Predicted 3D model of a 74-nucleotide RNA (transfer RNA) from a Candidatus Woesearchaeota archaeon. The coordinates come from a structure-prediction model, not an experiment, and the mean pLDDT is 86. The source organism's lineage runs through Archaea, Nanobdellati and Candidatus Woesearchaeota. It matches the Rfam family "tRNA". Rfam links the family to the GO term triplet codon-amino acid adaptor activity. The family's RNA type in Rfam is transfer RNA.
[in-house]
Parts: sequence; C1' cells; structure tokens
RNA sequence: GAGCCCGUAGCUUAGCCUGGUGGAGCGCAUGACUGAUAAUCAUGAGGUCGCGUGUUCAAAUCACGCCGGGCUCA
Repeated sequence: GAGCCCGUAGCUUAGCCUGGUGGAGCGCAUGACUGAUAAUCAUGAGGUCGCGUGUUCAAAUCACGCCGGGCUCA
C1' cells in the first nucleotide's frame, strides 16, 4: 500500500440483509422479603448505535469518506 471482517448501555451482545418506537442477559440504584446478609421478586436509571457527509417523509440499518481493532496478501 491492497482486500475482507468487526465497532450498539459499565461488560457480553440481538436488531442491519428487507429503512418505520433501540431490546436482552449480567452489573448498578431503589423497594419487598430477612434478625441481618445472600438468593429470589418488583420497579427504575443508564445509548450522539465509532465520527462526518449524503440519499430519504423517515437512517443503528442504504451510499461515500475518515478513525480504531482483527485477519490475509504485498
């Protein structure tokens, strides 16, 4: 330098192909339960969907550029 794959909550990840309300588990907070903890149950907070531009009525999803990581080739 070239090709391919990946980037979504604190962590692990679904959703992307086929555009239409961003979800789950763990963790965290509060409450219930208990003499008290753990476990269990209930509720809740937490996301510029890596960044930017474009297309569109509408973008996590499509197009282009860039950044970071991985693999391969030179």